[in-house]
Context: one part of a larger RNA
Molecule: large-subunit ribosomal RNA, domain VI
Organism: ANME-2 cluster archaeon
RNA sequence: UUCGUUGUCUGAAGGAAAGUUGCAUUCAGUACGAGAGGAACUAUGCAACGGUGCCACUGGUCGAUCGGUUGUCCGGCAGGGCAAUGCCGAGCAGCUACGCACCAAGGGAUAAGGGCUGAAAGCAUCUAAGCCCGAAACCCAUCCUGAAAAGAGACAACAUUAAGGACACUCAUAAAAGAUGAGGUUGAUAGAGUCGGGAUGUACGCACCAAGGCAACGAGGUGUUUAGUCCGCGGCUACUAAUAG
Numbered sequence: 001u002u003c004g005u006u007g008u009c010u011g012a013a014g015g016a017a018a019g020u021u022g023c024a025u026u027c028a029g030u031a032c033g034a035g036a037g038g039a040a041c042u043a044u045g046c047a048a049c050g051g052u053g054c055c056a057c058u059g060g061u062c063g064a065u066c067g068g069u070u071g072u073c074c075g076g077c078a079g080g081g082c083a084a085u086g087c088c089g090a091g092c093a094g095c096u097a098c099g100c101a102c103c104a105a106g107g108g109a110u111a112a113g114g115g116c117u118g119a120a121a122g123c124a125u126c127u128a129a130g131c132c133c134g135a136a137a138c139c140c141a142u143c144c145u146g147a148a149a150a151g152a153g154a155c156a157a158c159a160u161u162a163a164g165g166a167c168a169c170u171c172a173u174a175a176a177a178g179a180u181g182a183g184g185u186u187g188a189u190a191g192a193g194u195c196g197g198g199a200u201g202u203a204c205g206c207a208c209c210a211a212g213g214c215a216a217c218g219a220g221g222u223g224u225u226u227a228g229u230c231c232g233c234g235g236c237u238a239c240u241a242a243u244a245g
Base pairs, nucleotide, nucleotide: 004158005157006156007155008154009153013145014144015143016142019049020048021047022046023045024044025043032037050103051102052101053100054099058097059096060095061094065090066089067088068087069086070083071082072081073080074079092232106140107139108138113133114132115131116130167245169183170182171181172180189241190240191239193236194235195234196233197231198230199229200228205224206223207222208221209220212217
């Protein structure tokens, strides 16, 4: 711009390395060559490095969580505090690499160079006029930003019957603060509940067994018990809070 706003675009201009390289197969034991030997264009596959993204798998981490255990304290049990998370064994989500996916071809004008025609110079000559090719570099193509591009763009819709935005509120695919995004009862935004999925690994109590012991007691084991505890995940459900402003 802009004395309203929202949305969808155009694309001036700017930026990029988003790819680079190697090997193998095919062509082909072919062309070529007396033989020895021995290509290339094309097509295909793989790998290394680099770039971008992701977390289903594998691995790592996981001071959420679960379990074992030492010392000490809470009088004992149970349950806990502290000791580098006390130490140790596992470990979901998340974050990650050691894991996974993707990262063309082509066109234009050219450089060195190779040529055609061709005089000056009756010949010759790629050059003087003219013309054809020719590189990872250049310009397109591809990707990103991009109406503050002052020549300040286009289109659509809404709006003084107040559109739109902000604050306050519930939040996260976002996050230092701002910002961004989702939602606000015509509602699944967060919490609670429930179901699913998952982590740990069989809780307390009780019963029985138990080496030993005169007895009291008794480490431990079995059953109750795929238990108990927990969840940053998903579904469902308006119970709570997004009321009224």